[in-house]
RNA sequence: UGAAAUCUCGCGGGAGAGACCGGUCGCAAGACCGGCGCCGAAGGCGCAACCGCCCCGGAAACGCUCAGGCAAAAGGACCGCGAGAGGCAG
Numbered sequence: 001u002g003a004a005a006u007c008u009c010g011c012g013g014g015a016g017a018g019a020c021c022g023g024u025c026g027c028a029a030g031a032c033c034g035g036c037g038c039c040g041a042a043g044g045c046g047c048a049a050c051c052g053c054c055c056c057g058g059a060a061a062c063g064c065u066c067a068g069g070c071a072a073a074a075g076g077a078c079c080g081c082g083a084g085a086g087g088c089a090g
Base pairs, nucleotide, nucleotide: 001090006085007084008083009082010081011080012079013078018036020035021034022033023032024031025030037070038069039068043066044064045063046062050058051057052056
C1' cells in the first nucleotide's frame, strides 16, 4: 500500500402466525391487565451436523419458546448495493 475475514452506518428487498375474547383508561386511534389459540427470521437457551490451534474451543436457517411477534406502522434473521473502519494474502 492492500481486493480477504470482521464491524458500523445508509438505501432497497424481506416470511410466519387471532384486526381473537373480557375488563379498565381514552372523543378516537390506541394503550394496559387477564384469558385461550398460534408463529419464529431480533435477542436468549439447548442438542449437535460441521470446523479448528483438536487440552479444549467455535458452532446452525435444527430444536425450545423465556423474551419477542400474530391488520397497518415499527421491528425483522438473511440477501444485494454504497460509504467508513479494519487489515489477511499479495

Background
This is a predicted structure of a 90-nucleotide RNA (Glycine riboswitch aptamer) from a Pseudomonadota bacterium. It was read from a public genome assembly, where an Rfam model found it. It matches the Rfam family "Glycine riboswitch aptamer". Gene Ontology term of the family: glycine biosynthetic process. Lineage of the source: Bacteria > Pseudomonadati > Pseudomonadota. Its mean pLDDT, the model's own confidence on a scale to 100, is 79.